[in-house]
The RNA shown here (transfer RNA) has 71 nucleotides and comes from a Minisyncoccales bacterium. Its mean pLDDT, the model's own confidence on a scale to 100, is 81. It matches the Rfam family "tRNA". Rfam classes the family as a transfer RNA. Rfam's curators write: Transfer RNA (tRNA) molecules are approximately 80 nucleotides in length. The sequence is in RNAcentral, with records from ENA.

């Protein structure tokens, strides 16, 4: 160089092109002499442009960041 493959919440994973879901964490209540444990709610996220498309997390393109093949 030239070919594959990842990238979605603090982190680990989901999601036929048709409301972005969960578990842990953090937050608030509860229950407890307290603290853990346990239960109930809650905040939080699509790697950047740009295309198709009524409608992109999902299809294309281009890049940027990991990897992994090949010489």
């Nucleotide at each position: 160089g030239c070919c594959c493959c990842c990238g979605u919440a603090g982190c680990u994973u989901a999601a036929c092109g048709g409301u972005a879901a969960a578990g842990c964490u953090g937050c608030u209540g509860a229950c407890u002499c307290u603290u853990a444990a346990u239960c109930a709610g809650u905040c939080g996220a699509u790697g950047a442009g740009g295309g198709u498309u009524c409608g992109a997390u999902u299809c294309c393109u281009u890049c940027c960041g990991g990897g992994g093949g090949u010489a």